[in-house]
RNA sequence: GCGCUCUUAGCUCAGUUGGUUAGAGCGUUCGCUUCACACGCGAAAGGUCACAGGUCCGAAUCCUGUAGAGCGCACCG
Numbered sequence: 001g002c003g004c005u006c007u008u009a010g011c012u013c014a015g016u017u018g019g020u021u022a023g024a025g026c027g028u029u030c031g032c033u034u035c036a037c038a039c040g041c042g043a044a045a046g047g048u049c050a051c052a053g054g055u056c057c058g059a060a061u062c063c064u065g066u067a068g069a070g071c072g073c074a075c076c077g
Stems, first nucleotide, its partner, number of pairs: 001073007010026004019057001028044005050066005
């Protein structure tokens, strides 16, 4: 330099062929339970779906560019 894949909550990840309001587990906080802690149960908070632009009635999802990460190939006196 070229090609492919990925980027969604603090962490690990779902999210089907674009459709009504974006989810799970773990973690955090609060409550119940306990003498207390842990376990267990319940609830809550937490998101510019990497960033920018475009298409569309409608975009996490499609297209383009940028950034970052991974893999492969090429180059390298």